[in-house]
RNA sequence: AUCUAUCCGUGGGGGUGCUCUUUUUUCAAGGGCUGAGAAAUACCCCUCGAACCUGAUACGGGUAAUGCCGUCGAAGGGAACGGGUGUAGAAAUGCC
Repeated sequence: AUCUAUCCGUGGGGGUGCUCUUUUUUCAAGGGCUGAGAAAUACCCCUCGAACCUGAUACGGGUAAUGCCGUCGAAGGGAACGGGUGUAGAAAUGCC
């Protein structure tokens, strides 16, 4: 020098479940569970792509219950460009 992570700018993608109480015709509100996030302008992810979706009313385990955990998954899809040179790391390669 390069690569990765971090930083900055602008833009984009995504999920929001289970259960209890109050009201009972519904909506709304509050509490509990897991989680980064359960409508929070917050959280996560953007091809180096398991953020997220399909498969899935799947299979096994577990729970008060639920994608709660695991398999599925080397499956199929899925949203990005730029900046500067700081900090940290680095197998290999190039130069001195």
Predicted 3D model of a 96-nucleotide RNA (TPP riboswitch aptamer (THI element)) from Calditerrivibrio nitroreducens. The same sequence occurs in records of 2 taxa. The organism belongs to Calditerrivibrio, within Bacteria. It matches the Rfam family "TPP riboswitch aptamer (THI element)". From the family's description: Vitamin B(1) in its active form thiamin pyrophosphate (TPP) is an essential coenzyme that is synthesised by coupling of pyrimidine and thiazole moieties in bacteria. The previously detected thiamin-regulatory element, thi box was extended, resulting in a new, highly conserved RNA secondary structure, the THI element, which is widely distributed in eubacteria and also occurs in some archaea. Analysis of operon structures identified a large number of new candidate thiamin-regulated genes, mostly transporters, in various prokaryotic organisms. Rfam links the family to the GO term thiamine pyrophosphate binding. RNAcentral holds the sequence, with entries from Rfam and Ribocentre. The prediction has a mean pLDDT of 76.